[in-house]
Molecule: Bacterial RNase P class A
Organism: Terricaulis sp.
Parts: sequence; C1' cells; structure tokens
RNA sequence: UCAGUCGGCUGGACGGCCGCGGGCGCUAUGCUGGAAACGGUGCGUUCGAGGAAAGUCCGGGCUCCACGCAGAUACGGCGGCGGGUAACGCCCGCCGAAAGUGAUUUUAGGGAUAGCGCCACAGAGAACAGACCGCCCCGGACAAACUUCGCUUGCGAAGUGCGAUCCGGGGUAAGGGUGAAACGGUGGUGUAAGAGACCACCGCGCCGACCGUAAGGAAGGCGGCACGGCAAGCCCCGCCGGGAGCAAGACCGAAUAGGAACACAUGAAGGCGCAAGUCUUCGGGCCCAUCUGCGGGUUGUGUUCGGGUUGGUCGCGAGAACCAUGCGGCGACGUAUGGUCCAGAGGAAUGGUCGUCACCCUCCGAAGCCUCGGCGAAGGAGGGAACAGAACCCGGCUUAUAGGCCGACUGACAUU
Repeated sequence: UCAGUCGGCUGGACGGCCGCGGGCGCUAUGCUGGAAACGGUGCGUUCGAGGAAAGUCCGGGCUCCACGCAGAUACGGCGGCGGGUAACGCCCGCCGAAAGUGAUUUUAGGGAUAGCGCCACAGAGAACAGACCGCCCCGGACAAACUUCGCUUGCGAAGUGCGAUCCGGGGUAAGGGUGAAACGGUGGUGUAAGAGACCACCGCGCCGACCGUAAGGAAGGCGGCACGGCAAGCCCCGCCGGGAGCAAGACCGAAUAGGAACACAUGAAGGCGCAAGUCUUCGGGCCCAUCUGCGGGUUGUGUUCGGGUUGGUCGCGAGAACCAUGCGGCGACGUAUGGUCCAGAGGAAUGGUCGUCACCCUCCGAAGCCUCGGCGAAGGAGGGAACAGAACCCGGCUUAUAGGCCGACUGACAUU
C1' cells in the first nucleotide's frame, strides 16, 4: 500500500418566527361544555420517538380466570459440556465435526445393534451386492506368409504359423466405466492374473496409564477388522411446559329484561329451631386437555337464543431502569459507592418555514505533483441526504439501513 476477518460508535448541528402534547407554578377557588361521572380554557417554566420504535418469533413482569398435590398419557418445545440470567429456543467460555493459507465462520451436535421407511435416474451391482469394459489360464477355429509333397506348371493337399482376431469354459474384483455415494486407503510381498490372502503405516473396533469440573484429549497395547448413508424421515431416549391477554382488568355515571327455551341432576340419616331455616355425615352430579389416587369446593351444571351500556377516570411509567468509577471474573455478568429521572397521546402530540455551517456525489479548477497527458477540495457551480414513528413495560432473536468514524487481528507485496 492492497485484500480480508471480527467488534464498536454515529446516523446531522446551530439560530430566528409561528404552531403542538405532558409535568410544575400562577391566574382564580374565574369563565365554560355536560343529564351525570368528569372535562375544556390564559401566562410562565421545563421535558417530549428508535437502533431497530419494525416482525409478533421466544422468555418474562403485570392482570384476570381455572380447585390443589402426585403419577401417567396426549400435545408442544429443547438436545455436546460448564457457566450467566427473573427466565428463554437468548448470551459467554470450552469440546467435537466441517470450510478456509489464515484471522475466523457454520453447527436441529443424544440414539442407525428397539422397530419401520427412503437412497430417483444411471449402473453389473446401492448393504452381508456385483461382472459392463477389462486382466489371467485351458480348449477350439482361422487369414497373410513360409516349407514339403503331388500334378494338369499354377492349382490341390499337409505342416508351421496362431497375432494386438473370434468362439466356448474357468479364475478375478487390483485397472477402467456408471453414479451424490460402490462393502477401507497408500506402498510392498505374493500370484497364472489378482485379492487384507499376507506385511508396514494410516483408518476402524476394543482396552486404556495420564490430563481435564465436564464434554473430551490421550502415551501405549490387542485385533485383519466392514451389514454404508439419511432421524432437518417416522420413531426411541433425556429434560422442560396451566389458560387467556392492556380490546387484560378496576372504578364512577347512566340505562335495561334479576329475560326465554332445552337436557341432565335435585337422595338418605341425625341434631337445633314455633316456623323460615341452619349444622354434620354418607351417596350421586359438576369443578383439570384426558385418566388414576389423595384432599378440597359446590347444590345446581351445561347448551342455544335475546336485551341494556358504547360516557368518563384509572391501569399509563421509579424500573429485573440508566450513567460514572472501583473491585471480582478469560467472558457473559456480579457487586460496592456516588449521581440522574430521560415521552405518555387517545383518531392518536414533538410540526411548518427561513438562514448559516457540516457530510456525500458530479463538473470546473489555484498552489503543487508528474513522462506529452493527467492528478489535484484553496475556491466555484449543480444535485443529494438511508431504514424508518412509541401506544402496558422489560430481556432477547430476526429483518431493513445512504453515508461517516474508531479499534484489534490475518494474508500478500515493497522498503528499512
């Protein structure tokens, strides 16, 4: 200097004029809307959208409902180990596997010997398979050519020949081909040719000193050792799990129909009481996604149709909060001290306009650099300015994002 990897920050600034919403104070215990509850209105001051507010994918806080406990089934989720956290499917560190020269990245990472299922096409053969082309051995056939014999002097017969040809039988799985993948790999011995047939090393299986909290790593030893892959196919194993959700819910005001129909159940004994009724026990029904056991509650339970209220206030922001520093920890994070209050609308507030500066792009271009030519932000002109708007809140993940800045690390080249 170029290329790359990981992490972090920012994502306009200032001023003037006009205009919004909340808090606080004053005006004024004024004026005003409304049937009521409860609102509106002036001045001053102060605060007022995001890193993702998006997705609604996880986990919670909070609210209400559901009877609780234990076990099992169904359904859903997670899946290496150890930590963090309120919790998680999140985060941190480490282990294994894969990719990369590397920094680093990815990882639904337990089980294929519980069972079932799939591996299309191609190919001989796709799981205890298989011979297409080949290689080797044996047998047979035969061309050209040569030799011999015969004779009708250029024909016939026999032999050699038998190759890199063809046919049949046997052996082979090393070589080649098909395929995403072919029943271990490389090198040798051996063989007619080969083959873990045998040997060395690797791989694989079993044992395993020692190291590590663990997942794991691993010296060394034994064994010729093979029925692959897919569970992100069903499944098996282990762990976890009430439901609904701010349109949750609470209160105030006002109004209506304490409505109608159907199904099931509505039992017994005893005590108190004049009665109405009340208490206890047993049984039945109902109360959990389903079942069982134990306990509890209740006297009605369930289904369908229909009516009233659409006003107002709260919930609504002081928090598993944020900032700084110290300490502990590789880190996520924890802890101590000090400091801060940083939006609460309700058809939905933070906007409009003017000016200056900053940033980015294009063109011109001074100084300057350089080999004609070109580069070139002092200056000038024009244009642009990302993704995008809280709605109960928080911790995450995922997705979108013009431009700018910072840090650490890796590789290549050059110089010293």